A computed fold for a 163-nucleotide RNA from a pig gut metagenome, annotated as Lysine riboswitch aptamer. RNAcentral holds the sequence, with entries from MGnify. It matches the Rfam family "Lysine riboswitch aptamer". Rfam's curators write: Riboswitches are metabolite binding domains within certain messenger RNAs that serve as precision sensors for their corresponding targets.

[in-house]
RNA sequence: AGUUAGAGGCGCGGCAGCCAAGAGUCAUGCGGAGGAGGGACCCACCCGUAGAAUCCGCACAAAAGGGGCUGUUGCCGAAACGGAACCGCUUGGGCGGAGGUUUUGUUGGGCGGCGGGAGAACAUCUUGCUGACUGUCACAAGGAUGCUUGUGGAGUGCUACUU
Numbered sequence: 001a002g003u004u005a006g007a008g009g010c011g012c013g014g015c016a017g018c019c020a021a022g023a024g025u026c027a028u029g030c031g032g033a034g035g036a037g038g039g040a041c042c043c044a045c046c047c048g049u050a051g052a053a054u055c056c057g058c059a060c061a062a063a064a065g066g067g068g069c070u071g072u073u074g075c076c077g078a079a080a081c082g083g084a085a086c087c088g089c090u091u092g093g094g095c096g097g098a099g100g101u102u103u104u105g106u107u108g109g110g111c112g113g114c115g116g117g118a119g120a121a122c123a124u125c126u127u128g129c130u131g132a133c134u135g136u137c138a139c140a141a142g143g144a145u146g147c148u149u150g151u152g153g154a155g156u157g158c159u160a161c162u163u
Stems, first nucleotide, its partner, number of pairs: 001163002004160003009076001011075009028059006037047003041094003079107009089097002108134002111131008136153007
């Protein structure tokens, strides 16, 4: 230096089933009020006085993303987030959006608090700062040499075997 195998723990992802919530909400139909707008935004186009937006009542009545539990499965840069380029999808086009590939940057891990963003939400996710905890290595001190305390670093790390 390389290969292989491992460790951290409320450890990180995927898939399936069930459940709650979403929500008595959206949409649809009927009635009433209303009286020219509406289709997220722009162009185009379409709907609308045979009644738009909006509001009220009745009937009927969802779904997606996200979440919890269980099972199963791949793993330990597991994975997540940010930037750039390209690809096709969505639309008539643009903007925008989700997805894929490549590249690059940050983060050892989980948890709590505060702030930002997303979200129907007080669930949850994500991110910045911060707090202790935990694993790992380095240094220093102590020690019955297993370890303890303190300080600090980062996974391109650490441990073991082997070439």